[in-house]
RNA sequence: GCACCACCUCUGCCUAAUCCGGCCGGCGGCCGGAGCCGGGGACCCACAGGCACAUCGGGGUGAAUCGGGACAGACGCACCCGCGUCCGUCCGGUAGGGCGACCUUUCCCGCCCGAACCCGUCAGCUAACCCGGUCGGCGGUCCACGGAAGGAGCG
Repeated sequence: GCACCACCUCUGCCUAAUCCGGCCGGCGGCCGGAGCCGGGGACCCACAGGCACAUCGGGGUGAAUCGGGACAGACGCACCCGCGUCCGUCCGGUAGGGCGACCUUUCCCGCCCGAACCCGUCAGCUAACCCGGUCGGCGGUCCACGGAAGGAGCG
């Protein structure tokens, strides 16, 4: 000097998940407030259109939903090839969501995600009212810091 890794500060992004205050031998935990987000909950409205029973239960947070194919297992039917259901893994799509580093709108292009969890037989909307959350993760010079047309802002 260069490269890589880890941590701290600063900073950018996803997300509702930020800010302020108090206490505790204390870089964290707890409590409170503001902001933000979500759920429950009338009339009216919506849904339904005889009633009852029963479900393949149903519902919610979240972008994360819905098909197809392959393989393995279990069960059932067939008892020759096979067929159906459930569950798991993988592959490839898809509704949808995010990013491309000065803000914003639309379109094109490129890349990535397309999970997980909760309530417990109960939930349409919903004023008053009630309850809960405020976690977690990724990046900071890449060579796709993309392109076009507008707006805002600045001069």
Molecule: c-di-AMP riboswitch aptamer (ydaO/yuaA leader)
Organism: Actinacidiphila yanglinensis